[in-house]
């Protein structure tokens, strides 16, 4: 320098014919228990990496930039 893949909650990750964003873990509260743990119920938590474009509407499609991983020269 060229190419491919990825970036979504505090962490690990889902999320397709474009239509109001989810799970598990973690955390707070409650039930249960002599206490704790386990279990169950519930709540909180997101500028979907940045900037533009297309569209009535973009996490999703297109361009570009940044970062990470891999490959090539």
């Nucleotide at each position: 320098c060229c190419g491919a893949u990825g970036a979504u909650a505090g962490c690990u990750c889902a999320g397709u014919u474009g239509g109001u964003a989810g799970a598990g873990c973690a955390u707070g509260g409650g039930a249960c228990u002599g206490u704790a743990g386990a279990u169950c119920c519930u709540a909180u938590g997101g500028u979907c990496g940045g900037c533009g474009g297309u569209u009535c509407a973009a996490u999703u499609c297109c361009g570009u930039c940044u970062c990470a991983u891999c490959g090539g020269a």
About this RNA:
This is a predicted structure of a 73-nucleotide RNA (transfer RNA) from Naegleria gruberi. RNAcentral holds the sequence, with entries from GtRNAdb. A source record names the gene tRNA-Tyr-GTA-1-1. Taxonomically the source falls in Naegleria (Eukaryota, Heterolobosea, Eutetramitea, Acrasida). The coordinates come from a structure-prediction model, not an experiment, and the mean pLDDT is 81. Its Rfam family is "tRNA". It is annotated as a transfer RNA.